This is a predicted structure of a 98-nucleotide RNA (Glycine riboswitch aptamer) from a soil metagenome. The model forms 89% of the base pairs in the Rfam consensus. The prediction has a mean pLDDT of 77.
């Protein structure tokens, strides 16, 4: 100075539901902050329309049309809904550079 990994600290939400219910499944109610999908504005390509301007080709300009593009928006596949365990994110440090 510097943030891919590490290590410590702090971290929300939502059923301690029912099935004989612990565990695992099943039902129906819910959350959103591992992780994943979606999506702005913008750029970026065009044998596409349409204007303009030319003898013409060509440029230019708007419109389709395809890729690109962010979250704590959003969906809730995943994951979770006492506590443990995890947890976006954020503080402190540690490799490492100068």
């Nucleotide at each position: 100075c510097a943030g891919a990994a590490c290590u410590c600290u702090g971290g929300a939400a939502a059923g301690u539901u029912u099935u004989u219910u612990a565990a695992u499944a099943a039902a129906c109610a819910c959350c959103g902050a591992a992780g994943g999908g979606g999506u702005a504005a913008u750029u970026u390509u065009u044998u596409g329309u349409u204007a303009u301007c030319u003898a013409u080709u060509a440029a230019u300009a708007a419109c389709g049309a395809a890729a690109a593009a962010a979250a704590u928006c959003u969906c809730u596949c995943a994951g979770g809904u006492a506590a443990a365990a995890a947890g976006a994110c954020a503080g402190a440090g540690c490799a490492g550079g100068a």